[in-house]
Context: one part of a larger RNA
Order: sequence, then C1' cells, then structure tokens
RNA sequence: GACGAACGCUGGCGGCGUGCCUAAUGCAUGCAAGUCGACGGCCACCUUCGGGUGGUCGUGGCGCACGGCUGAGUAGCGCGUGGGUAUCUGCCCUCUCGUGGGGGACAACGGGUGGAAACACCCGCUAAUCCCGCAUACGCUCGUCGUUAGACGAGGAAAGCCGCAAGGCGCGAGAGGAGGAGCCUGCGUUCCAUCAGGUGGUUGGUGGGGUAACGGCCUACCAAGCCAUUGACGGAUCGCUGGUCUGAGAGGAUGAUCAGCCAGACUGGGACUGAGACACGGCCCAGACUCCUACGGGAGGCAGCAGCAAGGGAUUUUCCCCAAUGGGCGCAAGCCUGAGGGAGCAACGCCGCGUGGAGGAUGACGGCCUUCGGGUUGUAAACUCCUUUUGGGGGGGACGAGAUGGACGGUACCCCCCGAAGAAGCCCCGGCUAACUCCGUGCCAGCAGCCGCGGUAAGACGGAGGGGGCAAGCGUUGUCC
Repeated sequence: GACGAACGCUGGCGGCGUGCCUAAUGCAUGCAAGUCGACGGCCACCUUCGGGUGGUCGUGGCGCACGGCUGAGUAGCGCGUGGGUAUCUGCCCUCUCGUGGGGGACAACGGGUGGAAACACCCGCUAAUCCCGCAUACGCUCGUCGUUAGACGAGGAAAGCCGCAAGGCGCGAGAGGAGGAGCCUGCGUUCCAUCAGGUGGUUGGUGGGGUAACGGCCUACCAAGCCAUUGACGGAUCGCUGGUCUGAGAGGAUGAUCAGCCAGACUGGGACUGAGACACGGCCCAGACUCCUACGGGAGGCAGCAGCAAGGGAUUUUCCCCAAUGGGCGCAAGCCUGAGGGAGCAACGCCGCGUGGAGGAUGACGGCCUUCGGGUUGUAAACUCCUUUUGGGGGGGACGAGAUGGACGGUACCCCCCGAAGAAGCCCCGGCUAACUCCGUGCCAGCAGCCGCGGUAAGACGGAGGGGGCAAGCGUUGUCC
C1' cells in the first nucleotide's frame, strides 16, 4: 500500500459498488420453463342452427443442451496461445429443384377392473403438421466404367394451415454462408528425487467393428515395442485465463465481484430422446439419507431466488416488476422468464458532503499546572450579526418509452417556508515516531510491534489536564506485496 474481511469503541447524509472465503453439510414453504389451435375431445357463452368465441384435457410441434449456481474433482490438450481437419450443425441468410396419390395406429373420450396412495390393467371409437407403403429424383448416397467431363445401374423425400382473393406461414431434397461445436497438434502451465525406474491394449502393424469424424476408441491375429535425470512413474496441492494487489521496474503474490473456457448437479454407474445431453429443477439401476403408508408399496434431491438449521470470527429480504435489456414459444395479440431491471438490510469498500460562518478580551466561570507572581485550556465559550448545504414542513414533478405501456416513484430534481437548528468520535504522546505534566500505584496492578518499562518523585502502568494524528470513522487482528 492492498482486502469479498472480522473484532473493539463510535456513528449524520448521499452516489456507485460489494456481501457464506467455513460444511460440494442437511433442508420446511413459495416461486425459478414454458408456449403454440396443426389435430380430436370436454365445458361455458353466443348463434342467422351453417357455425363462432373463450377455457381446458390429450395428441402433435418448438423450447427445456440457453439463461442461472457452484469449484467438489481435475497437474489434464483442462486452460492460454499459435496452427491443423479425418467431421457435424436445429433456428437464421442466399440459391436450385420439388410438395403427386393411398393406407394405418395410439391418447384424450366411453365402458369395466385393481390399489390406502403413487398409479396401473382390459375392451371399444377417433383426428392431425402423428406413423407407414406407392410414385417421382436436377442435385444426394452406393456400385461399375471412364484420365477428366461424365455415362449406366441401384437406393432414398415431402404436410399442411390461414385468407373472399392477392398472398402469407410452413414441408421435402440439395449447394453455399454465418455463427456454434467435435477432434488433432507446437509451445507455456505448482511442490517433493526422503517418488528412479514405469508400462500388458502396454507400443506398432494387418483385418474387422464402432463414431458425425481420425485414432489401440474396441476386437482378433502378428511383431516387441513405448516412456524416463530435458525427471517418466508415484505422492502432495490446485479449476485455468483476461485480469487483480504490490513494485521504479524486473519480479512476487493472487484468480471475490465482471468477462472467456472447463468441470459438477445427493454419491456411483448407464443409456434414451434429440441438430445438440450421457442432460441441475428428464429417465433407469445401485447406495446413503429424509418423508408418506392401510406395511402390500410409494415420494424426494436449493452448488437457481428468497428463506431455515448447522458449522463459523463472519456474509442480507421467505420484497416489487416484466416498464426497460435479453431469452423461449407464437403470423400476431400475447403468455412465461427469482435471467434481468429495481427496492430493502449491512460504514463492508471507494468517492462526495455536513456537523456552521464572521466578529468577539479587561483574556469571564470552571478545570489543570504553579517558583503563588502567574501560566494554560483560549476567540475557545458567552454575546452580536449572518447563512441554511444537510434536516423538517408544503407545492410542482421527470428522463429512462420511437406508442396508448414505468416496477423503480410522487423517487431524482426544482420552488416556497422554518430554524444554528438534529449530527464527533477513535487512537496515540520513552526511542523508532508527531505529541508532557500532575496524581495514584510501588517488580504489585499492569504495559509491550522491537528495544524494553514497573522494586516510593514512573514523560513507558491507571486516572486527569494538556498536546499530537486521523476523522464518520478510528484502532486491533489476519493475509499478500
């Protein structure tokens, strides 16, 4: 000098930030991811009896792989930086071609049954942008031929909805782009040698499998390699970075908030769906724990936002709003959004402001000291004049919103009125180090960062007066430079 700090004493205001560093311990309650009428049903209302509007259940589509949290694990191509390609890519953009004709099932629903519940089973009906054949195939995939251009053969598509219409939104195949992702790789990346040898899918090859894709990724066979004092292997510790703190720099330390990447979602394992996951608020299995139960069986996962318990020196409201920014869905209207925008709490930090200004001596009173003359507190107070930042009361009142829409907010800000009014403490005074006397105490009580003070005149202990330093803070402790 710095801090995500804590503790002690003290505490007026505002702006902007920051706020579980410990138990990746356990969690009551609420909320944090939905939306859409392509389709069938049910309910309500309206009806010109054709139907329409709204709500809801289910099918179906898109989203739920983003956003938010945490740092356990990880010494690794994890991260940083520079290259590479054996690859994939929903939504978006550009372009080309197409969208013909048939069939089927399952929910909801109706009927029945079982169960305490969670829920399950049987029978029956039905629609679609659900599912399946058929047709077609510029281009696409595979094969044969071909130097190429290409030729031939084989294979593989599609869905409708809205509108009076024009048209709009879609659907299928292909090419390119943008952005995103996968994989490979050079270099860099903590400590211990009281860790010196390590390795059997191990290292390479061939055939095969698998993947979007290369690969010992996997498998069969063959060979016997591969790594290591330029530190292999083992152990310990740890998310990495942009940055942050310090320092003249070199360097050292660090990785909160913000941003990029990685990893995790009670613990361990697994796959499904999907453009994308091996998936925080999805599924299955096992385990620990908690809860419900009619004892047969079930339910759960805050390292989301609040909040609770516990741990701890220590860290906040079970608040308001989708008005803005952004995200999902939707043609839209709009719905959802604890992302986000705000408010609340905390001197936790930084910055700003105030606690008044001027005058006022015969130098009051009181306190303290005294050589008893006086000195000092001290222009300090009183007193006089003035001001009103802030405060209190009243009135007006936004920007943020490009519209009719503003949570914040009757806030900020502006105007009027009132009255010096409501607002100062903390540490230190032996040397280092700025600031000295008296009293008390008597190696006691105590102080202390180091040196050291205290044993009867202590500038070092305790109190007082005075002084010094900072100031809504001041000290102490911890940590880093």
The part of an RNA shown here (small-subunit ribosomal RNA, 5' domain) has 481 nucleotides and comes from an uncultured bacterium. Its Rfam family is "Bacterial small subunit ribosomal RNA". Gene Ontology terms of the family: ribosome and structural constituent of ribosome.